[in-house]
RNA sequence: UUAUACUAAAGCCAAACUGCCUGUGAGGGUAGGACGGAAAGCUACAGGUCUAAAAUAUUUUAGAUGGCUGAGUUGCCUAA
Numbered sequence: 001u002u003a004u005a006c007u008a009a010a011g012c013c014a015a016a017c018u019g020c021c022u023g024u025g026a027g028g029g030u031a032g033g034a035c036g037g038a039a040a041g042c043u044a045c046a047g048g049u050c051u052a053a054a055a056u057a058u059u060u061u062a063g064a065u066g067g068c069u070g071a072g073u074u075g076c077c078u079a080a
Stems, first nucleotide, its partner, number of pairs: 012037002017032006035067001041073003045070003048065007
C1' cells in the first nucleotide's frame, strides 16, 4: 500500500434532578445534567392522563401533556 475479516460511521435529541424566569395550576422557557430515544422532529385530530372554574353528585367548559397510545406530516445514514 492492497485484499479479506471484525466493527457500522458521522452526527442529533435530552428524562430525573438543580439554578433562574414564568403560570391560580397541570405545566412552559432557559442554563447545567444524561435516564433513555431510530424520528424522544412537527401537528392537540381521536382516545388516555393531569389542571382550573362552574354546576351539584354527575357533568360541562377551558387549558396542559407529542418522552402516554394511535393517527397525520416532514427529514437523516447505508455496515448488512
About this RNA
This is a predicted structure of an 80-nucleotide RNA (c-di-GMP-I riboswitch aptamer) from Sulfurovum sp. Its mean pLDDT, the model's own confidence on a scale to 100, is 78. Rfam family: c-di-GMP-I riboswitch aptamer. About the family: GEMM was predicted in a large-scale screen for bacterial structured RNA regulatory elements. The sequence was found by an Rfam model in a public genome assembly.